Notes: Model confidence (mean pLDDT): 77 of 100. This is a predicted structure of a 369-nucleotide RNA (Bacterial RNase P class A) from an Alphaproteobacteria bacterium. The source organism's lineage runs through Bacteria, Pseudomonadati, Pseudomonadota and Alphaproteobacteria. Rfam family: Bacterial RNase P class A. Rfam classes the family as a ribozyme. Rfam links the family to the GO terms dimeric ribonuclease P complex, ribonuclease P activity and tRNA processing. It was read from a public genome assembly, where an Rfam model found it.
Order: sequence, then C1' cells, then structure tokens
RNA sequence: CUGGAAAAUCGGAUGGCCGCUGCGUCCCUUGCGGGCGGAGAGGAAAGUCCGGGCUUCACGGAAAAACGGCGCCGGGUAACGCCCGGGCAGGGUAACCUGACGGAAAGUGCUGAAGAAAUUCAAACCGCCGAUGGCCCGAGAGGGCACAGGUAAGGGUGAGAAGGUGCGGUAAGAGCGCACCGCGCGUCUGGCAACAGAGGCGGCAUGGUAAACCCCGCCGGAAGCAAAACCAAAUAGGCGCUCCGCUAUGGUGCUUUUCCGCACCGGAGCGCGGGUCGGUUGCUCGAGGUGUUUGGUAACAAGCGCCCUAGAUGAAUGGCCAUCUCCGAUUUAUCGGAACAGAACCCGGCUUACAGAUUUUCCAGCCUG
Repeated sequence: CUGGAAAAUCGGAUGGCCGCUGCGUCCCUUGCGGGCGGAGAGGAAAGUCCGGGCUUCACGGAAAAACGGCGCCGGGUAACGCCCGGGCAGGGUAACCUGACGGAAAGUGCUGAAGAAAUUCAAACCGCCGAUGGCCCGAGAGGGCACAGGUAAGGGUGAGAAGGUGCGGUAAGAGCGCACCGCGCGUCUGGCAACAGAGGCGGCAUGGUAAACCCCGCCGGAAGCAAAACCAAAUAGGCGCUCCGCUAUGGUGCUUUUCCGCACCGGAGCGCGGGUCGGUUGCUCGAGGUGUUUGGUAACAAGCGCCCUAGAUGAAUGGCCAUCUCCGAUUUAUCGGAACAGAACCCGGCUUACAGAUUUUCCAGCCUG
C1' cells in the first nucleotide's frame, strides 16, 4: 500500500425569533391567568420474542400426571432461551467465524427414485471359483462341463450396500489370520467438568431421522399499568325514614305454565349505598448513571467519590431564519438533499432497521529502508 478479521464511539453544530408539556419561584384581578428560571425521545424509543420487578386473582403443604419450554461443560446474574470462559464438530492460508451441541445398541413410525437386495443375525443382477459331490473324455497322470454348491475381492444402482488400507491366506473369497487406522468396553494419566492423551481387551452385522412420537434431566399458577387502589357529579334505577294520596274482578315480583299463598304499587321531601362521566395515585431514585481502586483471563462483583437525566394521557418534545459541516449536481457561486426512526409502568436481554463519519487491535500478500 492492497485485501480482510474483531471491537468500540458518534449519528449534524452554534445563535436568534415564535410556540407546546411538566417542574420551581414570584405577582395579582385566584384564572385551564401572567412574569422569570430551568428541564424536555433513541441506539434502536421498533418487533412485543424471552427473563424479572410491581399489581390483582387463584392457592393448606409436598409429590405425581398432563401440557409447554429448555438441553456439551464450568462460571456470571434478581432471572433468562442472555452474557463470559472452555470443550467438541464444521468453515477459512490466517486473524477469526458458525453450531436446537442429551439419547438412534429402550421401543414405535418414516425413509422417494434407481437397484437383485435398503435394516434383516440380510442380499447372487453381471462377474469369479467350482477344492468337495455329480456328469463327460482318458489306460493313467490329468483335462473338460458349470448341475449341486461356494464367493461380497471386482462391475453396476444409489446419499448410503454392512468397517477402511496393506500383507498373508484360499479353489475363488471372506476379520478367516495379522499390522495400522476406525468402533465398542475396562484401566491409567491430565483436567472441577465437558473432554483429551497413553496403553489394554473384544474381530466387531446393528444406516439416517428425535426442528417425528418417545426416553432422560431441568424449569414453569394465571392475567397484565386498559394491572390495580382511592375520591366521586348530573340523569336513571335501588334501599330506608317522614308526610300526603290510593284499596283492585287490575298490575308487578317470588326462574316458565296452572292453582294457592305472600309482598308491593302514586306523589313530595330528607338520608344511605353501588356503578358510570370525571379526577387523584400508581409515575419515574432505579437490580440507576458515571469516575476510580481492588479481586477475577473475562462476564461480573465489592468499596469510595460525584450526579439526578422526559413523565405526556383527545397523548407535549415543533416551526422559521442565519452561519458552518457533509453529500450530489452544474451555469463555480448557486441549487437540491441530511440514514433508520418518535417514549406511554419500569428494568435486563435478544432480534430487526440504519446515509455517513471516526478510533483501536489483529491477519494475509506485495513493496521499501
């Protein structure tokens, strides 16, 4: 210099004018009043996908069943499906990246097409052999046939054909025997562990799929701030008391019908209680932010100092102007543009969107000193 890998930060700046929503303070004519001061969206406020706080409801305790979720090991955390470190597997020359990563030798299911055969202590389409038995030739030695039969080394199909390579062995072959690799089961060593290494034993048919059922282990009561608590109009309806009026062959209620029975019926006044409109609380000081020290590889934890940083609810956080910054055009001093996106109880995560700018560390190749 070129190409890459990992991580972090910012995401327009300053000033003026006019507004909007809370807060503090002052003034008055006490009002959705006015003056002054100060505050006022994000890294994702988003998706609402996980985990909690908080609230109400349910619940005597424990266990099991059912249902749902999670799943290598160790640690962190209030908790997690998150984060950190490690192991294993896969990718990359490397920095580094990715992984639903328990069990398929408990059982059940599924496994297209091709192929002789696809999960069964299996299979003979071509090929090979035919030692042994059979048949033929031959005096015999021996030769021939390929009938019985043997054979998974070779060919063919397939993603996959029952461990692989080599040597021996054989009629031809074959873990049939042996060596190495692979697999399974013990042992020893290292490691908290996942796991790794060494050596021993067993010749060793046991595909794939669990994001199919299932088995094993762990976790889980439900709904959510429109939760919930409190205050509390007008109108209508309910209950109680008082006063006035009314008396029935009627009406209403006692879940429907008939009979029987009981209670009540209209008006005015006062009082009580529930809900609605509305209002207040919940509501922003919190597992909070930040600097530093200590412990830890790290996530993180502890100590000390400093800071307070939106709380709206018919839902504020906006608009205009000037100068500058960046980008793009051209007529070279003008024009156009400024990523994704807007809090709604709060917090920890994950995921998704994002113009552009900046910083640090590392890897590979080339050049130069």